[in-house]
Molecule: c-di-AMP riboswitch aptamer (ydaO/yuaA leader)
């Protein structure tokens, strides 16, 4: 000197996922004591912001005859996560794989352009829900990383 794994700070990523007040706690602090006050941490309760469901007019959608063709498979929310195409297995109708791909994140102040590197998942409601103003309801998790490419216009500091 490389490489690999924890673990700590700091910054920083996806993400609605921040924050504050109240109560409680402290073998902190105001010379001791009490009463206060301050600070820290908790995050029970409540509140703000931020997301997301529901749910009018009004438009949408649907209702009327006919022919055909399928046929019990239901529809609907969160999110970028839709869609088609090989190929393998094996209980022929699922299950894994594997190239695409609608879309979607990053590149360390934002924009747009170019280049680069990534995802392109899960869950959830119960036969039922278009939009939607009063209104009514819930969510405020979780998982990550070490770098950080370039023009061009702004923007902020700083002088």
């Nucleotide at each position: 000197g490389g490489c690999g794994c924890g673990c700590c700070a700091c910054c920083g990523c996806c993400g609605a996922g921040u924050c504050c007040g109240u109560g409680c706690c402290g073998u902190g602090c105001c010379c001791g004591c009490g009463a206060g006050g301050c600070c820290g941490g908790u995050g029970a309760c409540g509140g703000a912001g931020c997301c997301g469901g529901g749910g009018a007019c009004c438009c949408a959608c649907c209702c009327a005859u006919g022919u055909c063709c399928c046929g019990u498979c239901g529809g609907g929310g969160u999110g970028a996560a839709u869609c088609g195409g090989c190929c393998u297995g094996c209980c022929c109708g699922c299950a894994g794989g594997c190239c695409g791909u609608a879309g979607g994140g990053c590149g360390g102040c934002u924009u747009c352009c170019a280049c680069g590197c990534c995802c392109g998942a899960a869950c959830c409601c119960g036969u039922c829900a278009g939009c939607u103003a009063a209104c009514c309801c819930g969510g405020u998790a979780g998982g990550c990383g070490g770098a950080a490419u370039g023009g061009a216009a702004g923007c902020c500091a700083a002088g």